[in-house]
Context: one part of a larger RNA
RNA sequence: CUCUCCUUAAGGAACUCUGCAAACUAGCAGCCGUAAGUUCGCAAUAAGGCUUGCCCUCAGCAAUGAGGGCCGCAGCUAAAGAGUCCAGGCGACUGUUUAUCAAAAACACAGGUCUAUGCUAAACCGUAAGGUGAUGUAUAUGGGCUUAUGCCUGCCCAAUGCUCGAAGGUCAAACCGGUCCUUGAUCGUAUUUAUUACGCUAGGGGAACGACUAAGCCCGAGUGAAUGGCGGCCGUAACUAUAACGGUCCUAUGGUAGCGAAAUUCCUUGUCGGGUAAGUUCCGACCCGCACGAAUGGCAUAACGAUCUGGACACUGUCUCAAGGAGAGAUCCG
Numbered sequence: 001c002u003c004u005c006c007u008u009a010a011g012g013a014a015c016u017c018u019g020c021a022a023a024c025u026a027g028c029a030g031c032c033g034u035a036a037g038u039u040c041g042c043a044a045u046a047a048g049g050c051u052u053g054c055c056c057u058c059a060g061c062a063a064u065g066a067g068g069g070c071c072g073c074a075g076c077u078a079a080a081g082a083g084u085c086c087a088g089g090c091g092a093c094u095g096u097u098u099a100u101c102a103a104a105a106a107c108a109c110a111g112g113u114c115u116a117u118g119c120u121a122a123a124c125c126g127u128a129a130g131g132u133g134a135u136g137u138a139u140a141u142g143g144g145c146u147u148a149u150g151c152c153u154g155c156c157c158a159a160u161g162c163u164c165g166a167a168g169g170u171c172a173a174a175c176c177g178g179u180c181c182u183u184g185a186u187c188g189u190a191u192u193u194a195u196u197a198c199g200c201u202a203g204g205g206g207a208a209c210g211a212c213u214a215a216g217c218c219c220g221a222g223u224g225a226a227u228g229g230c231g232g233c234c235g236u237a238a239c240u241a242u243a244a245c246g247g248u249c250c251u252a253u254g255g256u257a258g259c260g261a262a263a264u265u266c267c268u269u270g271u272c273g274g275g276u277a278a279g280u281u282c283c284g285a286c287c288c289g290c291a292c293g294a295a296u297g298g299c300a301u302a303a304c305g306a307u308c309u310g311g312a313c314a315c316u317g318u319c320u321c322a323a324g325g326a327g328a329g330a331u332c333c334g
Stems, first nucleotide, its partner, number of pairs: 001329008010320002014318001019315001029051004037042001039148001053070007071075001076081001083313007090305002095107002111146007123132003149300004154230003159227002161223005168218003176210002179207005187199004231249005258292001259289001270286005
């Protein structure tokens, strides 16, 4: 010097990103007592207070209570064995997770809702056979989203998707039709009667065109707990300011309830109030929401949380400011 511990005057968080660490508290012992809130279950061992050994006397069946006394520094204890409170964010909860830097507000969850599926079910694995679903049958099974509970879940179907429809338009191969190109047996004509030349046709092959024609697309309708979206400018009230009101443009419709400087607010340490001597954090309001908003759910919410944030009491070597001690190690000397 490093590590693991112990103790400390006065102060008591002044330390620090943060009371990190440590300390305090202390038998889920007895008696008493226990608030807000609440889903009436809880909150709750809330908080807080008193008692605790042994002997004797009295009362009592006893538990126990009252009184007196005894000993020690010390009577819950061998060990193990809660610090508490106030307020807020998030997530309802118990649970799960990055084996080896993240345990959380992430995942899951019960509940909600949409959607598919009538059984040889849908969905999935497999080339198939076959299997899962399920030896189940719509109170079932698969998939998507949301996430207890409470109060609710507004407007837009123009775009995209999905579902349904089918009059018309468009539209493939095939089939059919004639035309054209090519090939062309038999047959016909010619004469240098040859492995000849020319011509018509049946048949074969091909091209463009025309007719007919399914789904799809165009088209029509529906659908948001489908993908998604939810405006601008100008003027106006008897101080000023503001604008219930009016005008105009665009759009499919112009953000409803609730919440709001928020896990979302750039400007911003917004402004006001509270807490502090002093508060970029915190709490309560305001609303000018750069850029909240309703199952990519909105807003509340008791209980719960090794969660995050702010505050208070108690307590302490965290600190003012260090000191002493024990053990282990390193280093140096021998």

The part of an RNA shown here (large-subunit ribosomal RNA, domain IV) has 334 nucleotides and comes from a Patescibacteria group bacterium. The organism belongs to Bacteria candidate phyla, within Bacteria. It matches the Rfam family "Bacterial large subunit ribosomal RNA". Rfam links the family to the GO terms ribosome and structural constituent of ribosome.